[in-house]
RNA sequence: CAGAAUACUCCGCCGAAUCUUUUCUCUGAAGAGGCGGGCGAUCCAGAAGCGGCGAAUCCCUUCGGGUAGGGCCAGCCUUUCGGCCCGAGCCAAAAGCUAAGCCCGCAGGCGUAGAAAGGUCUC
Numbered sequence: 001c002a003g004a005a006u007a008c009u010c011c012g013c014c015g016a017a018u019c020u021u022u023u024c025u026c027u028g029a030a031g032a033g034g035c036g037g038g039c040g041a042u043c044c045a046g047a048a049g050c051g052g053c054g055a056a057u058c059c060c061u062u063c064g065g066g067u068a069g070g071g072c073c074a075g076c077c078u079u080u081c082g083g084c085c086c087g088a089g090c091c092a093a094a095a096g097c098u099a100a101g102c103c104c105g106c107a108g109g110c111g112u113a114g115a116a117a118g119g120u121c122u123c
Base pairs, nucleotide, nucleotide: 011111012110013109014108018032019031020030021029022028034106035105036104037103038102039101044096051091052090053089058066059065060064069086070085071084072083073082075120076119077118078117079116080115081114
């Protein structure tokens, strides 16, 4: 100097999945405010192999390839170029949209750092 692996801290990423109080019931309970989802009129839509969450759909010469679509590259937002990835799974018999209203969730899994333009925040 370069590469690889492990651990910790800070920080960061996907995602709605944060914060607080109390509790031996600490694998619980309650709340805050915030975020997310479902049910649910009129009106409208619709007459069916019809559902939902999610970016995750579809195709093929199929175990692989491509693709609608989605994410990341560090102050934040948008755009352009370049690069790296995902393109799954789960729920269950409920049935479009949907005001009021009602119900539910706040998990889990990880480790990117290239450049430019416009705007904006801070020092």